[in-house]
RNA sequence: UAGAGUUUGAUCCUGGCUCAGGAUAAACGCUGGCGGCGUGCCUUAGGCAUGCAAGUCGAGCGGGCCCCGCAAGGGGCCAGCGGCAGACGGGUGAGUAAUGGUAAGGAAUCUAUCUCAAAGUGAAGGACAUCUCGUCGAAAGACGGGGUAAUCCUGCAUGUGGUCGCAAGACUAAAGGGAUUAACUUCCCGCUUUGAGAGGAGCCUUACUCCUAUCAGCUAGUUGGUGGGGUAACGGCCUACCAAGGCUAUGACGGGUAACUGGUGUGAGAGCACGACCAGUCACAAUGGCACUGAGAUACGGGCCAUACACCUACGGGUGGCAGCAACCGGGAAUCGUCGACAAUGGACGAAAGUCUGAUCGCGCGACGCCGCGUGAGGGAUGAAGUAUUUCGGUAUGUAAACCUCUUUUGACCCGACAUCGCGUCGGGUAGAAUAAGCAUCUACUAACUACGUGCCAGCAGUCGCGGUAAUACGUAGGAUGCAAGCGUUAUCCGAAUUUAUUGGGCGUAAAGGGUCGCGUAGGCGGUCCUUCGCAUCUCGCCUUAAAUGGUCCCGCUCAACGGGAUCCCGGGUGAGAGAUGGAAGGACUAGAGGGAUGGUGGGGUUUCCGGAACUUUCGGUGUAGCAGUGAAAUGCGUUGAUAUCGAAAGGAACACCAAGAGCGAAGGCAGGAAACCAAUCAUUUUCUGACGCUGAGGCACGACAGCUAGGGGAGCGAAGCAGAUUAGAGACCUGCGUAGUCCUAGCCGUAAACGCAUGAGUGCUAGUUACCCCGUCGCAAGACGAGGUGACGUAAGUUAACACGUUAAGCACUCCGCCUGGGGAGUACGACCGCAAGGUUAAAACUCAAAGGAAUUGGCGGGGACCCGCACAACCGGUGGAGCAUGUGGUUUAAUUCGAGACGAAGCGAAAGACCUCACCACGGUUUGACAUGUUAUCGUUUAUCCCGGCAGAAACGUUGGGGGAUCCGCAAGGAUGAUAACAAAGCUGCUGCAUGGCUGUCGUCAGCUCGUACCGUGAGGUGUUCUCUUAAGUGAGAUAACGAGCGCAACCCUUGCCCCGAGUUAAAUUUGUCUCGGGGGACGGUCCCGAUGUAUAUCGGGAAGGAAGGUGGGGACGACGUCAAGUCAGCACGGCGCCUAUGCCGUGGGCCACACACAUCCUACAAUGGCGAAAAACAAUGAGUCGCGAGAGCGUGAGCUUAAGCAAAUCUCUGAAAUUUCGCCUCAGUUGGGAUUGGAGUCUGCAACUCGACUCCAUGAACUCGGAAUCGGUAGUAAUCGCGGAUCAGCAGGCCGCGGUGAAUACGUUCUCGGGUCUUGCACACACCGCCCGUCAAGCCAACAAAGUCGAGGGCGGUCGAUGUCCGCCAGCUGGCGGAUGAAGCCGAACUCGGCGAUGGGGACUAAGUCGUAACAAGGUAACC
Repeated sequence: UAGAGUUUGAUCCUGGCUCAGGAUAAACGCUGGCGGCGUGCCUUAGGCAUGCAAGUCGAGCGGGCCCCGCAAGGGGCCAGCGGCAGACGGGUGAGUAAUGGUAAGGAAUCUAUCUCAAAGUGAAGGACAUCUCGUCGAAAGACGGGGUAAUCCUGCAUGUGGUCGCAAGACUAAAGGGAUUAACUUCCCGCUUUGAGAGGAGCCUUACUCCUAUCAGCUAGUUGGUGGGGUAACGGCCUACCAAGGCUAUGACGGGUAACUGGUGUGAGAGCACGACCAGUCACAAUGGCACUGAGAUACGGGCCAUACACCUACGGGUGGCAGCAACCGGGAAUCGUCGACAAUGGACGAAAGUCUGAUCGCGCGACGCCGCGUGAGGGAUGAAGUAUUUCGGUAUGUAAACCUCUUUUGACCCGACAUCGCGUCGGGUAGAAUAAGCAUCUACUAACUACGUGCCAGCAGUCGCGGUAAUACGUAGGAUGCAAGCGUUAUCCGAAUUUAUUGGGCGUAAAGGGUCGCGUAGGCGGUCCUUCGCAUCUCGCCUUAAAUGGUCCCGCUCAACGGGAUCCCGGGUGAGAGAUGGAAGGACUAGAGGGAUGGUGGGGUUUCCGGAACUUUCGGUGUAGCAGUGAAAUGCGUUGAUAUCGAAAGGAACACCAAGAGCGAAGGCAGGAAACCAAUCAUUUUCUGACGCUGAGGCACGACAGCUAGGGGAGCGAAGCAGAUUAGAGACCUGCGUAGUCCUAGCCGUAAACGCAUGAGUGCUAGUUACCCCGUCGCAAGACGAGGUGACGUAAGUUAACACGUUAAGCACUCCGCCUGGGGAGUACGACCGCAAGGUUAAAACUCAAAGGAAUUGGCGGGGACCCGCACAACCGGUGGAGCAUGUGGUUUAAUUCGAGACGAAGCGAAAGACCUCACCACGGUUUGACAUGUUAUCGUUUAUCCCGGCAGAAACGUUGGGGGAUCCGCAAGGAUGAUAACAAAGCUGCUGCAUGGCUGUCGUCAGCUCGUACCGUGAGGUGUUCUCUUAAGUGAGAUAACGAGCGCAACCCUUGCCCCGAGUUAAAUUUGUCUCGGGGGACGGUCCCGAUGUAUAUCGGGAAGGAAGGUGGGGACGACGUCAAGUCAGCACGGCGCCUAUGCCGUGGGCCACACACAUCCUACAAUGGCGAAAAACAAUGAGUCGCGAGAGCGUGAGCUUAAGCAAAUCUCUGAAAUUUCGCCUCAGUUGGGAUUGGAGUCUGCAACUCGACUCCAUGAACUCGGAAUCGGUAGUAAUCGCGGAUCAGCAGGCCGCGGUGAAUACGUUCUCGGGUCUUGCACACACCGCCCGUCAAGCCAACAAAGUCGAGGGCGGUCGAUGUCCGCCAGCUGGCGGAUGAAGCCGAACUCGGCGAUGGGGACUAAGUCGUAACAAGGUAACC
């Protein structure tokens, strides 16, 4: 020392990404009251107009001008000579990875001014400015003649001292000025020599000081020596000669980047990042070079030269250097005034006064930062208004405001005090709440929520992610939260990140153990005992660690920021001490290690020789039509004789049995037998050495297969290739051939999922059980014990995310090596090394994603496995699919053909009835508070409402008009209610959304499942229970069991039916009875018995018997668990939201839903003789319905039906005489006496109305169709098949639907297969769950990098050429000079190298909702996958 979000259906882990914190020389957006203290070109070391930034001294000197003075003289100013300063102060960070910095030391040095000490300051001479005269020039300036002073210059003297020298000795200085005095003198400032000090400067040494090895070798003045030169000083600093050294894996050399430090930011710390301001050091001054002067410079505001740039010019020449302070231009996201003053501090000069000072002190500008203050305080509920919202009640804003009382910081104005050559500070007073609040956020992380708008649009977003009509995520508003003169955003650094892990991580499967680490170098680490040392280590003292900063304490500004004082701090050096541990030196030991001796073991290696079986080929014999091959075939071989079989020969490769997760080897790997050689390992030992050890970067060696080179060899197999199949295709899987290769010799290559289904080496320690191999001791043997090796198990402990590991560790520790740090790009590019090549080793980045991944869990799935079930298949019966017709659907058509339903689970479905109505659609005509409900306001009320009868126009609705009747209730009345008219609220909508919903329904599925409580197991998701065994229709039951129980489901309870009993009874002419009806009850429970099977047992199953109407849930129904399908329905109904409101509402007439080339679904009727027709014949039901109804009977009609009419609100009457069946007759196998579509004519019924568009009847007509392709449906018994009957709807209309009864079969071996389902298990890269996931090419767009002919640029070296200024050397000359040489900047030329920009084109890569082709991977992924 704080964590959070994000990979998943969920979980744990690994791992990245992101966030919350702090900071800044910041910038941008919105906003902005005051003060204090700080701070302000990070970019172009780009260019700079203008002004200022370094002068001073007359007490060093001569002179000029001005002023005062009569004069003497005095004062001031000025250029020059001279002195000092200008090397400081100020700026900047380009260069520099060491000529730098920091820390600690050192010796071979210099030092103006200053301080101290000692000694001097004598006497001569000379020049050059200024000045004057003249010349040249545009200017800048230059030159010549003359003359002059000094603290200018040069000799001479002296030598305290100093230098040289062993000594003798030699050499070596100086300047005066001012004041005072009558003068001597005295004092002050100077000057010269020497010594010392202080401060400063130069030099040397050691340690530390960024990244890169895709930079591994670098170096000739290089390393050292000698002589010489040079410097203030040491030194290859320079030079001549000699030697051949020096540096480097502890990283030389090269490349990139960078001023360094005190410190600053952050952090718990260790660290990491940074080096603005302040302070120390260094470097630089337009770029490059050079020296001069000087104490000090290689000199920012000095000089010379070259270069670039700029300016002036009379074109001949000149001038300049803001990285000083301001300012300007440019650049940039971005950084201030051409301010004041020397009052303070400091500096230069001066004796001083003083002058100068853009150092400095101040002011100004900027919220750029830090700190402080304010924008009011107290009271104040009717919880005002407004606004927002609302469930319309309210709620929020909110004591907030208004209002009352009070105060005056800040600001405005006035006065005073202090201070002040600049700037201010403090005090008092006057009026007045006055002059003063914003910004961001509100899905989670993360404090804070509602409404409206929008509708995957517009937009948001730090991450995950929001937005597709109810957005707390966009925009606006209200409200809230946070901070506040600021608030947000962006950028950067640290933290979080234990995410580079020293503190403090890992490597079996997540990234990560090198192929063997086999041998071994450097390095690291290392057994026991003794002695010494004191290097590491520890203790104490001293020095240092500049100041500032920082910590603690105290103090000063009203506080704070800020400032002052005290004190403390890592580390380093040095002195002394200690002697444990490590280390060094010496000595000893045997437990580590190694050797010897003896005895074993083994597919260990190399070489040579030998063997048999099999195979192929060749030859010969026998023999005949096939062989071979496959899922099935074909290609192929064979009548020129194959295959088969016998004999012989040749050849090459591999070694059956033994043989075993047995053995050996470091790994790769090693297998017939024998011999030779080599190596390893184990055991025993009263043997020897004596730490000789472990590990091991580089290095060396070995290293499967494939491949390469050369030469052999070649039987079988067999990449490539050729054919045959398969297939949509088949460049594959399968088949037939077949070349390299496989084999040998010699040499390369150097990789593998080189694995123990991923585990470096060594040493020690930590329960066991068991098997095998090789040894030893004891033992007759069995066996026991010991050691080495190879395996298995395991809840010992322990470890692990889990899986698992567990003395052969993945446990506990130590030593050493290798390796990892998100996925992709990529083990790729470039470079280098190796290789004959193939290629290998080493090894990035741009870009892109928010994941990628491990283990385990629950599901789902599998062309995985096991078990089980179902009319699921099989068996059987009958159909559909073909025909005609009916109905529905699609499609098409149409003004409209209203809408919905779409695999199963839409399609004779919603619709249990579309001529009008229905009705939602279309055309046309009308209407607007409306066809309907409620309310408010106004008006009317003895003629309105309402009723009746008309007229006109019209298709009607509706419009218009006339006449008549005519009000009800309450109240005395006024008036009110009902009512009407008008207006407004509101009505209305089959308009949209079933993906906003309720309710209802379908489906898996009447499948046997789905869960819970407690407990236990697991870090957890989860598991156990619910699994296992037996059994069942069943999670039905039993046994076992870390589970014990329970719930929803199953079953049962309910209805119906079959048998019996009891009771009641309308009807049935009456009575009785019961076979009828209704009601109630009984009855069946594997209950009893026998045999058998399984079995531990319980129990279950099978067969049978008795009884019974019924026998093993008796038959049928209702009943549908948790859930799935965003399944269906807003058009049954209800309902949120949205939409229409003179129409998307309402009314009417007509049309449409009925269309018709076609396709599909479901029926009906058939194709006929088990039939059809006829009848004058015969028999038997049940469920039901009926008063706007069922309708007997009679009559009429061929018939549908009509007329009349009894009975019946129904066990009474009617529908209602069922049909198939039986009997008789005809038909005789044909498109028929099968079939009955279509059409013509004539009718009946219902209804306002049958044209579009009803049903039925009669006559006539008489289509397809002769049993139905691929495919497909129903049914297991009163079922299928077949036959009729009834009902709902309904005016009328059934081939549909729902019911009813009649007749009444066949078959089931069985569970291999199809479909569906259940349980367990296994694999999974699936979880929208296989209708899943997912790969690669191609096509399109876009992005970054690579290669590339070339091209452009940069950099530092190398070589050559040329050679400025300056310096040095030599020679000549002896006045400045002349000549030559050396060095050497810039320029030019050349060959390379390194880095970078662009680049036609090329190859790959990343990304991009719906492109193409296939389907490689994930399941046995349909050929196991991978290396």
Molecule: small-subunit ribosomal RNA
Organism: uncultured bacterium